A computed fold for a 390-nucleotide part of an RNA from Methylobacter sp., annotated as large-subunit ribosomal RNA, domain III. Model confidence (mean pLDDT): 81 of 100. The source organism's lineage runs through Bacteria, Pseudomonadati, Pseudomonadota, Gammaproteobacteria and Methylobacter. Rfam family: Bacterial large subunit ribosomal RNA.
[in-house]
Context: one part of a larger RNA
RNA sequence: GAGUAACGAUAAUGGGGGUGAAAAACCCCCACGCCGAAAAUCCAAGGUUUCCUGCGCAACGCUAAUCGACGCAGGGUUAGUCGGUACCUAAGGCGAGGCCGAAAGGCGUAGUCGAUGGAAAGCAGGUUAAUAUUCCUGCACCAGUAGUAACUGCGAUGGGGUGACGGAGAAGGCUAGAUCAGCUGGCGGUUGGAAGUGCCAGUUUAAGCGUGUAGGGAGGAUACUUAGGCAAAUCCGGGUAUCCAUAUUCUGAGACGUGAUGACGAGUUGUUCUUAGGGACGACGAAGUGAUUAAUGCCAUGCUUCCAAGAAAAACCUCUAAGCUUCAGGUUACCAGUGGCCGUACCCCAAACCGACACAGGUGGAUGGGAUGAGAAUUCUAAGGCGCUU
Numbered sequence: 001g002a003g004u005a006a007c008g009a010u011a012a013u014g015g016g017g018g019u020g021a022a023a024a025a026c027c028c029c030c031a032c033g034c035c036g037a038a039a040a041u042c043c044a045a046g047g048u049u050u051c052c053u054g055c056g057c058a059a060c061g062c063u064a065a066u067c068g069a070c071g072c073a074g075g076g077u078u079a080g081u082c083g084g085u086a087c088c089u090a091a092g093g094c095g096a097g098g099c100c101g102a103a104a105g106g107c108g109u110a111g112u113c114g115a116u117g118g119a120a121a122g123c124a125g126g127u128u129a130a131u132a133u134u135c136c137u138g139c140a141c142c143a144g145u146a147g148u149a150a151c152u153g154c155g156a157u158g159g160g161g162u163g164a165c166g167g168a169g170a171a172g173g174c175u176a177g178a179u180c181a182g183c184u185g186g187c188g189g190u191u192g193g194a195a196g197u198g199c200c201a202g203u204u205u206a207a208g209c210g211u212g213u214a215g216g217g218a219g220g221a222u223a224c225u226u227a228g229g230c231a232a233a234u235c236c237g238g239g240u241a242u243c244c245a246u247a248u249u250c251u252g253a254g255a256c257g258u259g260a261u262g263a264c265g266a267g268u269u270g271u272u273c274u275u276a277g278g279g280a281c282g283a284c285g286a287a288g289u290g291a292u293u294a295a296u297g298c299c300a301u302g303c304u305u306c307c308a309a310g311a312a313a314a315a316c317c318u319c320u321a322a323g324c325u326u327c328a329g330g331u332u333a334c335c336a337g338u339g340g341c342c343g344u345a346c347c348c349c350a351a352a353c354c355g356a357c358a359c360a361g362g363u364g365g366a367u368g369g370g371a372u373g374a375g376a377a378u379u380c381u382a383a384g385g386c387g388c389u390u
Base pairs, nucleotide, nucleotide: 013031014030015029016028017027018026032387033386034385035384040367041366042365043364046347047346050345051075052074053073054072055071056070060068061067080141081140082343083342084341085340087118088117092113093112094111098107099106100105122139123138124137125136126135142339143338145336147334148333149332150331151330152329153324154323158319159318160317161316166306167305168304169303172299173298174297177293178292179291180290181289182203183202184201185200186199187198204263205262208258209257210256215251216250217249218248219244220243221242222241223240224239225238226237228236229235264288267284268283269282270281271280272279273278307310353362354361369381370380371379
């Protein structure tokens, strides 16, 4: 220079009360304003205790601070079913033998790893200062194992089936949700009017089990035969005959019943603690129906159509080989018991991640109400969250 520039989005603050040495900024209440396909809620990645409580204000916070993602201390993450692993494979990695190479090493078979994919099973309510599909209550389900009973050809690292898949388009059936009505409980002091067709609040309930619908797919059954499926096969494939085809079966949302004589529910009320704000533990508990509309969600990995012709393996079903056939094993029913290990706090379009910062930048997925509207546009708004630390 200079007490100058700046104090990081022009979404916005004002009043009352509290605490305190001190309050524009902290806490509570009232009003106002801003976002509302987000500036709300829940996850993945990443972070790694930042979460909650008590105490504190040197430093950090672009100001102050009694406040904090700051300092100190204590506390907090509970799973057969959510995700991973104990299963499977893709791209890709490694790679016994092997091939190549002065060496180091490179490639690669069998194999072994490797999810962003495939594969068994849980919902509703309640609860903590902080966890919950994990704890508690109620009602469920799955896979092994053991036992009992009945029946019985069982057996794989092998064969076959299945798993098993592209783009685009259209129509249908539903549901979540929404809207309206009905129902239940309550309100009506003031202002020119308003007891009215008024106003306010509520009207919620899952998985599972039973039934097998709208719809969609495949022709189905029996017998005989068979150069194929590296061996075998009763399985698959090829062939023949007979019967049925308005067949036989597979799949399939939703609705209905049950779950639920339960839970929740505006509110009423008891006991107890209290810092007089409220907290804890109970008890009782109204209505809880219908219509319309309707998804980008479900039926649907469906259907139609097109050419560029759109993973694999395991699980699962079935067939036999070796073998075992008084055993072992298999199927069904009932019942008992078992279900390990790891993650789980919190942030997650952000003051906690990536940007040297509490940085107007960047960051994948899910939900996505109402009025207007073709719409996830626009503007206003609900739930919820904020007023961007001078």